[in-house]
RNA sequence: CAGGUUUGAUCCUGGCUCAGGACGAACGCUGGCGGCGUGCUUAACACAUGCAAGUCGAACGAGAGAUCUGAGGUGCUUGCACUUCGGUGAUCUAGUGGCGAACGGGUGAGGAACACGUGAGCAACCUGUCCUACGGCGGGGGAUAGCCGGUUCAACGACCGGGUAAUACCGCGUAAUUCAAUUGACCUUAUGGUUGAUUGUGAAAGCGGCCUUCGGGUCGCGCCGGAGGAGGGGCUCGCGUCCUAUCAGCUUGUUGGUGAGGUAACGGCUCACCAAGGCUUCGACGGGUAGCUGGUCUGAGAGGAUGAUCAGCCACAUUGGGACUGAGAUACGGCCCAGACUCCUACGGGAGGCAGCAGUGGGGAAUAUUGCGCAAUGGCCGAAAGGCUGACGCAGCGACGCCGUGUGUGGGAUGACAGCCUUAGGGUUGUAAACCACUGUCAGGAGGGACGAAUGCCCGACGGUUAAUACCCGUUCGGGAGUGACGGUACCUCCAGAGGAAGCACCGGCUAACUCCGUGCCAGCAGCCGCGGUAAUACGGAGGGUGCGAGCGUUGUCCGGAAUCACUGGGCGUAAAGAGUACGUAGGCGGUUUUUUAAGUCACCUGUGAAAUUUCGGGGCUCAACCCCGAACCUGCAGGUGAGACUGGAAGACUUGAGCAUGGUAGGGGCAAGUGGAAUUCCCGGUGUAGCGGUGGAAUGCGUAGAUAUCGGGAAGAACAUCGGUGGCGAAGGCGACUUGCUGGGCCAUAUGCUGACGCUGAGGUACGAAAGCGUGGGGAGCAAACAGGAUUAGAUACCCUGGUAGUCCACGCCGUAAACGAUGGGUACUAGGCGUCGGGGGGAGCGACCCCUUCGGUGCCGUCGCUAACGCAGUAAGUACCCCGCCUGGGGAGUACGGCCGCAAGGCCGGCUGAAACUCAAAGGAAUUGACGGGGGCCCGCACAAGCGGUGGAGCAUGUGGUUUAAUUCGAUGCAACGCGAAGAACCUUACCUGGACUUGACAUGUAUAUGUAAGCCUGCAGAAACGUAGGCCCCUCUUCGGAGCAUAUUCACAGGUGCUGCAUGGCUGUCGUCAGCUCGUGUCGUGAGAUGUUGGGUUAAGUCCCGCAACGAGCGCAACCCUUGCUCCCAGUUGCCAGCGGAUAACGCCGGGGACUCUGGGGGGACUGCCGGUGUCAAACCGGAGGAAGGUGGGGAUGACGUCAAGUCAUCAUGGCCCUUACGUCCAGGGCUACACACGUGCUACAAUGGCCGGUACAGAGCGUCGCAAACUCGCGAGAGCAAGCUAAUCGCAGAAAGCCGGUCUAAGUUCGGAUUGCAGUCUGUAACUCGACUGCAUGAAGUUGGAAUCGCUAGUAAUCGCGGAUCAGCUACGCCGCGGUGAAUACGUUCCCGGGCCUUGUACACACCGCCCGUCACGCCAUGGAAGCCGGGAGUGCCCGAAGUCCGUGACCCAACCUUAGGGAGGGAGCGGCCGAAGGCAAGCUCGGUGACUGGGGCGAAGUCGUAACAAGGUAGCCG
Repeated sequence: CAGGUUUGAUCCUGGCUCAGGACGAACGCUGGCGGCGUGCUUAACACAUGCAAGUCGAACGAGAGAUCUGAGGUGCUUGCACUUCGGUGAUCUAGUGGCGAACGGGUGAGGAACACGUGAGCAACCUGUCCUACGGCGGGGGAUAGCCGGUUCAACGACCGGGUAAUACCGCGUAAUUCAAUUGACCUUAUGGUUGAUUGUGAAAGCGGCCUUCGGGUCGCGCCGGAGGAGGGGCUCGCGUCCUAUCAGCUUGUUGGUGAGGUAACGGCUCACCAAGGCUUCGACGGGUAGCUGGUCUGAGAGGAUGAUCAGCCACAUUGGGACUGAGAUACGGCCCAGACUCCUACGGGAGGCAGCAGUGGGGAAUAUUGCGCAAUGGCCGAAAGGCUGACGCAGCGACGCCGUGUGUGGGAUGACAGCCUUAGGGUUGUAAACCACUGUCAGGAGGGACGAAUGCCCGACGGUUAAUACCCGUUCGGGAGUGACGGUACCUCCAGAGGAAGCACCGGCUAACUCCGUGCCAGCAGCCGCGGUAAUACGGAGGGUGCGAGCGUUGUCCGGAAUCACUGGGCGUAAAGAGUACGUAGGCGGUUUUUUAAGUCACCUGUGAAAUUUCGGGGCUCAACCCCGAACCUGCAGGUGAGACUGGAAGACUUGAGCAUGGUAGGGGCAAGUGGAAUUCCCGGUGUAGCGGUGGAAUGCGUAGAUAUCGGGAAGAACAUCGGUGGCGAAGGCGACUUGCUGGGCCAUAUGCUGACGCUGAGGUACGAAAGCGUGGGGAGCAAACAGGAUUAGAUACCCUGGUAGUCCACGCCGUAAACGAUGGGUACUAGGCGUCGGGGGGAGCGACCCCUUCGGUGCCGUCGCUAACGCAGUAAGUACCCCGCCUGGGGAGUACGGCCGCAAGGCCGGCUGAAACUCAAAGGAAUUGACGGGGGCCCGCACAAGCGGUGGAGCAUGUGGUUUAAUUCGAUGCAACGCGAAGAACCUUACCUGGACUUGACAUGUAUAUGUAAGCCUGCAGAAACGUAGGCCCCUCUUCGGAGCAUAUUCACAGGUGCUGCAUGGCUGUCGUCAGCUCGUGUCGUGAGAUGUUGGGUUAAGUCCCGCAACGAGCGCAACCCUUGCUCCCAGUUGCCAGCGGAUAACGCCGGGGACUCUGGGGGGACUGCCGGUGUCAAACCGGAGGAAGGUGGGGAUGACGUCAAGUCAUCAUGGCCCUUACGUCCAGGGCUACACACGUGCUACAAUGGCCGGUACAGAGCGUCGCAAACUCGCGAGAGCAAGCUAAUCGCAGAAAGCCGGUCUAAGUUCGGAUUGCAGUCUGUAACUCGACUGCAUGAAGUUGGAAUCGCUAGUAAUCGCGGAUCAGCUACGCCGCGGUGAAUACGUUCCCGGGCCUUGUACACACCGCCCGUCACGCCAUGGAAGCCGGGAGUGCCCGAAGUCCGUGACCCAACCUUAGGGAGGGAGCGGCCGAAGGCAAGCUCGGUGACUGGGGCGAAGUCGUAACAAGGUAGCCG
C1' cells in the first nucleotide's frame, strides 16, 4: 500500500473512477454567540468627492496680531473703560532659505534577464542624515523673491519699473593624510597597493540660551575640510532558475585591439581606425508562458503543484520618449514632449492621471466603510513643546477560514395521541413527548470595572561642562501634574427564566444507513459501474435510519492515492515498446601492476544560509485558535586543514582483452567471363486424322487452310530437377548446374613469434538493403497485374477457364520500404545435464568405411535450477550481473493534418522520414480456462441414410388450424416439442362469447345486529320469451331447564363473487433433448487462478457396462437389476369354467350323476446364470461358435425419465402473490354464436378396383361392458326399429352375427355390378326441443377419382401391412378420433461415404443472448469538432526608407549679461538664439508570424430498431496477414 470497472469465469497488462487533505473561493439550503485571522484571483478598465507629505519663526525680510507691560491722553463713580505711541511677542499667512518629499503605501503590466536565489569579488566605485576622533569657521562683495507701482489675460498665468534680507549667491586669504603631475622607498593577489618629497590646486554661516567690564566669555545647535566606521547603494563573476527542435543555425557594435569621449566606477557604454572574429545539439537564435524568493499545499519520503495575506528583492505608476534637481530619482500624489481619453473655455487656449485609503461605474460566479484616532508602534520636520502621517492602531460589513461555546440536566411506560409499516398478532418513531424535580453557560436587564501609559513635561538631588553655585547636558536617582481611538470594551456581581437559539447531505455496490406509496425506458437519477419498459432499498414523496453539525452539500482547482514518466521506484518474445542491417564520429563505459597528484569522494573546522514560517521545550490570553521566549532545523554554497581505498589526471611497466605473423581448412559468401543438358514455346519438314484443350460440369479458345499425338531438324529466352538435409555461407537483405579469374569474411593449430589496452557501445552521419515501382537502353521462352472473352451467381467489376500487356531477365541510375520475424539490439562474464549434426585439432582402435575418448567453433532437439501473467525460455536465455544505444506510457481520431527534409515521380491502390490537436469511448488488449460452434479431424450410436414394405402430397368427405367474415364466431396451444391438441361427446345445458330482459349482502360461504315464526316448502291460476313477479290454496316447524338454541325469511354491516390481467411474480403438473449415457461430490494431488485430475488412455458393452492401466482413492444421482405382463413347467384349489374315463338322458348339447385327468382360471414355486464346451483375447473384461433347453446372451413388452436446457406450456383443472371490477368485468334468464366460408395447411377415412366388387354357403378369437343397464327367445316391419318379455348385480344371462379366411356362383377392364360424394322423397330413434345444428334406415340420385409434381412420413418380427371386435365420454351424436383386443401375417438391412439427431476425444475461434453468434465498408439522415480553400479581417515582432517633438551632448554664438580683473575701452566667464548627431510617436514599402472568418470541399467521431452486399473470426466456405 489493499476499493469499483474489460470476462461466462480467471490471471496479467492498462486506462478511467472513488474514498484523503487543501483553498483569498463561488453557488444552493440553513444560520445562536464570541475570539483570532482574512476579503477584486476578472478590466495594469474608466473614475465624481474627501483625505493619503510636510515641517522649521532657534536661517531671512515682511504683514496681521492675543497677552503682559511702560509713558501719555480722554471719560470720570480714584479705579475701571476707551484710546495714542513704545516694548514683549503666543498665534496665523504667502514668500526666500533648509531638511524631507527617492521613505512609507499600492500593483504585478512588462521582463526568461546577473531579474531573482545562493556564494564569492571590486587593487574599478558612490554614500545626505548618524557614530568616532582631529582641524577649522578670517575678511569682503553684488543681487533677488516677497512687497510697492504699472501693463496684459476668460482662465492658467505673463511682462515692465522701483526697492529689500539671509544659514540664498560670488570673489579674496589661509589649510589638509584632498586632488593632479613628477619622483624616491617598501610591499604584493596580474592590471597594482601603501607611504614620503616637490610644484600646482583647493573651504566655511550663522542662530539661540546664560553671563558680561559691551571688548567679549561660555554652552548648545549649526557650518567647512579631510580620516575612519556603521548602514545604504552601484558594478562583476561561479552555480541554480518553465515549455517548445513541427525554431538549427545566429551575429556587423557583432568579437577583439589601439586611441578618444563618457560615467561615481570597469566595460563597445559611445565614437574613429584596424583585424575577422564571437555564440551554438552540454540547445545558440526564434516562438510561447511567467514577477523571483523565504515560504504555502500535498506527499512516508524523493518529488509534484503553487508564489493570496506576512517578509526580502525586482519592475511599474494613463501609453511612449526625455532629461532637470539632488547624497540618492531617470522621481505614483515633480517637470518637458508626443499619443489616446476625460473635463473647462470668452474658441484664442488651458486643466487632469486612485496599480495610496475610503468610495463610484463597468467587467465578473465573486471580494467590505466615502468610519474613529494619532492613545500606542514607526516615519518626516523641529533645540524642544509640537505639527503632519488612510503607515499604523482600532471599529464596521461578510459563517470566507480556523478555534471555542450554547441550544439544557436528571427522573419519567398506560411504552399515550398521532405518523409509518404490518404476517392484523404486532412493530417502530420512543424516555422521545406529556408530567415531576433541577441547573443557569450564551443572549437580555441592572451595577461595578481594568491591562494596554511609559516616554515626554515640571520640581529637586547627583554627576559633567564652565571663571560660574548661571545656561545646558546625562541609558543616574527621587517626587509631582496630566495623556486611551478602541470603550456603553474585556472581566466581575446581581435579576428573571427552559424561557430566545438546528440544520444539511446521504441510505444499489464502492460506502455507514430500508421500508411503503406514486411513476412505468415516461418523468427523472448518475463520481464510476449503472438504475427506470407495473411488485424500483438507484426516479419523486413519506416514515425510519446513517453521517457531519452552525453548518452541510455542490462546483472549480492543486497534491495524493498513480510504482500511471518509475532518482528513490517500471518496462520492451506474444499486452504499448528492439531502429531492416552493418561501419563509424562525438559522447558514455573500460584489463593487470607501480609511483605520483588530489578534480571527484570522505572526515573535521570556519564563514554564510535574514526574520517570520515548520518541529521540539517553556510561557501568556479561563481552554483553543492566536501570541511571546528559547532551542533545533535550514539537508545548500564558499573557504581552510587532513585522508589517499575507489573513480579521474600524469609518468612507467605487464599480457590474459584486442590485433598481427606462420601453417592448415570448409563453404549455394560476392563480382566478372565462359560453358552445359533437361524442359517449355515457336519455326521447318515427315507420319497421321478428327478432334484437341479445359472443368465440379461446361463454354470461350485451337483444329479439315490438317490441330492434338508422334518423329527429325532448327531458334529463343528464362530457370537450374535428382544430390538437398531443423545441412552450409553471409551483417542483414539474401545465396543452389558446371569451369576459370578476381575478391571479402570465418574456423582450427602453433603449451606461443610480434604489438602492448590498441577495447565495447554508438546520438547525429555513412554504406548496404527482398519484392513492387520509376528513368534510359536492350531483351522477352514461360509466367503474368491491368485488360478481353467464357463460365458461376440474385448480382460476380472475384474465386474457375481461354487468352493477354506492363512487369518478371540484362546494363546503368533512382526508390529505401516488408509479418525486413527468433515479432527477442550489441558486447563481456558466470550458472546441472543428455542426444544429434556441420567444420577443424589431439588421442585410442582398426586393412578400411565406420567406431570410442577428448578439445575449439557453428547449428538443432530435450531438460534441472532460475525466470515468466501464462504460454513458454532454459550455455544460441526470456537465468544471474555489468556497460552502451534505440524505443514505450489507455483505445479510436492517426501514422492522419499542418510544417520541414528527402525524392524525376508516385495521381485510379494518395511515395518515404519526422509527426500533432479538437472530439469521442470505459474500455482496447495478452495468456490461459470452461463451454458452445465449425461448409475442422478421429472413434461410435440411432428406421439417421441405404436396402425393403406401405403411405402422405393429387380426389371426395371428416376433423383441427390459419386467414377472412361476424353482434359474437369465447379462450388457450404456434418449428421439431401447436394444428382428430385442452375437448373420454358444443342442438338447450355445457358456455367462459354476442344481443336483449332482469337482480344487487347477491347463484354460493362465514359471522354480527334487529325483526318475523302467517316457517321452509308444495299445488293451481294470471302476465311474461323465460328469469322473475303476483294471486289463491295446502301446510301452520323442532328441542327447551321457557332464558334461549336450531332452522328459515326480510333488513343491516363485515363481506361474497370474477373462466378479469400478469405462466416474464409463483406452486403443482406436463412437454422436449432422451431411456440419450451421461451429471456430480468428498478427500487427496496439480495449477497464482478460473480450473484440472478422478470422468482421459488400451480393450469391451445396449450402457461412465465391465476389465486393465493411471495421482488418484472412494462415493452419490443416472445405466442395469428389483416390480407388472407374456412365453415352459410343477404344486395347491376346482365354480358359474373343463369332460378323459364310468353311469343316465336327448333330435342335439357337460344336459344330469359324478370326476380333477386335460384345457382354463388364480395363488405359490421352479427355470436362464455366459452356468457348461471349444476358439479368439493381455492369464482380463468380453466376443464368436456349439451343446442342452419352452426360452440364450437385456427372451418379448410395459412401468420407471439423472444434473440440467428451452423466462418451453398451463393464472381457463387446481392453488396462489400483486393489480383491476363491485347496481358490475358479479349473478339469473331467453334467443343466437362457438357448426360462418373466396381460400391455405396439418391429421385422418373412403376410394380409384379383378390379390377386386356383388350373391349364397361355411369356420375360428381375445379383451371388455351391462340393474337409471345389457337384453335372449317370439311377433311385426324390406330396414332403422317397434311390441311383448325370459334371464342376468354376470367364468352362470345378455351385448355377440367376429371379419379377413374357406367353398361355390356372377361381373370382364368399362368411370364399370369400381367409387360412393352430393341431392330429392319417405322414415326410425334419442331428447321439453333435431330450423340454424343429431345419428341411423329405405328408395332414388351417382360427383371427383383410373395410383397422385416438387417434396415428405411410418416400420427391423408376431413388426409392417391387412381384418374385424370392445371400451371410456355419452339422453342422443358429428367416432372416420382416442384407448385397448385379438385374427391373418411379410420383405429387407451390402454397409456407415452422404442427409438428420446424439455421445466421447481432439483442434481452431475475434462466439458466451454462445453461428438464428460476431462483424466490415459504401450510401441515406441528424448532430459535433476539425483539415484545405479564392479571399476578407485582426494581433505580434522585426527590416529598409521618410518625417522628426522634448531633450542631453557637440559646434557656433556678430545678440544679451550684477559679482572677478581692468589702463574703465574692454577682458575672463555665462546665457538666449542658431546649426548638427541621436531620437519617441507617426508615415510609406515589401515580406514574416499567429489568430478569426470564408462560398465550396476532404475525411473523422457520435447517433434502439434505414439501404446494399458478406470482407474478417471455424479450413469463415478462395487460409489469413504485411509491404
Small-subunit ribosomal RNA from an uncultured prokaryote, 1523 nucleotides, folded computationally. Its Rfam family is "Bacterial small subunit ribosomal RNA".